RNA sequence: CCGUGCUAGGCGGGGAGGUAGCGGUGCCCUGAACCUGCAAUCCGCUCUAGCAGGGCUGAAUUCCCUCCCAAGGGUCGCCGGCUCUCGAGGCCAGCGUGCUGUACGGAGGCGUUGAUGGUCAGGUCCCGCGCGAUGACGACCCGCGAACCAGGUCAGGUCCGGAAGGAAGCAGCCUUAAACGGUCCUCGUCAUGCGUAGCGGGAGUGCCUGGCCGGAGUCGAUCGGCAGAGGCGCGCUCGGGAACCCGUCUCGACGGAGGGUGCACGG
Numbered sequence: 001c002c003g004u005g006c007u008a009g010g011c012g013g014g015g016a017g018g019u020a021g022c023g024g025u026g027c028c029c030u031g032a033a034c035c036u037g038c039a040a041u042c043c044g045c046u047c048u049a050g051c052a053g054g055g056c057u058g059a060a061u062u063c064c065c066u067c068c069c070a071a072g073g074g075u076c077g078c079c080g081g082c083u084c085u086c087g088a089g090g091c092c093a094g095c096g097u098g099c100u101g102u103a104c105g106g107a108g109g110c111g112u113u114g115a116u117g118g119u120c121a122g123g124u125c126c127c128g129c130g131c132g133a134u135g136a137c138g139a140c141c142c143g144c145g146a147a148c149c150a151g152g153u154c155a156g157g158u159c160c161g162g163a164a165g166g167a168a169g170c171a172g173c174c175u176u177a178a179a180c181g182g183u184c185c186u187c188g189u190c191a192u193g194c195g196u197a198g199c200g201g202g203a204g205u206g207c208c209u210g211g212c213c214g215g216a217g218u219c220g221a222u223c224g225g226c227a228g229a230g231g232c233g234c235g236c237u238c239g240g241g242a243a244c245c246c247g248u249c250u251c252g253a254c255g256g257a258g259g260g261u262g263c264a265c266g267g
Stems, first nucleotide, its partner, number of pairs: 001267006009057003012030004020046005034054005063260006072251003076247002080245002083242007094234004099228004104224003108219003117213008125202005130196003133192007141182003150175004158167003
């Protein structure tokens, strides 16, 4: 130096938290690197610091140590910077917005086919009557409807009679009474939170319609302006919370560089 077989070791790591301390389960960051059981009201250990069982690899690109880089995490802040948010206070000298008014300007509607205004007459509103509508009831009409105590006709049978012939009269049939049922129309009575091209009375200038006088403006408050009270949200102050950035300290994966490290046999 090479070959063969073993063993130490390795088969992820880190942060915070938890813990007397160490590791694990769980959370987070990296990475892609065995299996089973236990485990946050914890599980198992003791500076040798997971326990128990099994498997793979194995002295080097793979194991160990040191240094560098650096993802990421944590602490702190001459109470660092910047932004947001919650609560309390305050504010109209500032900004925005809302409310109420005014009618100066802009825009808009109507107007010589006649504005504002004035006047007259009607309607809309209320009440009464009349009429209608609706509802209820009744009448009319139709139907049905009586074993006997409704009528007509009365078979059979019964009664009177010497006979001829009469009498009463059940069933059946027909027609009706009460009752019951139906009905578009028609008539009457009653009723009304209904209607009114009718008549009368009342109310009223609100709105609408029409006529007359008159002769140029009028309406509205949309956008600005102005005024008023004072509302809301900011700007402001105090206190709390959160994200991001910066700086200090700390831990530090992945990666990179360097160094170190067995045993046996054979050649």
Notes
The RNA shown here (Bacterial large signal recognition particle RNA) has 267 nucleotides and comes from Conexibacter arvalis. It matches the Rfam family "Bacterial large signal recognition particle RNA". Rfam links the family to the GO terms SRP-dependent cotranslational protein targeting to membrane, signal sequence recognition and signal recognition particle, plasma membrane targeting. Its mean pLDDT, the model's own confidence on a scale to 100, is 81. The sequence is in RNAcentral, with records from ENA and Rfam. The source organism's lineage runs through Bacteria, Bacillati, Actinomycetota, Conexibacteraceae and Conexibacter.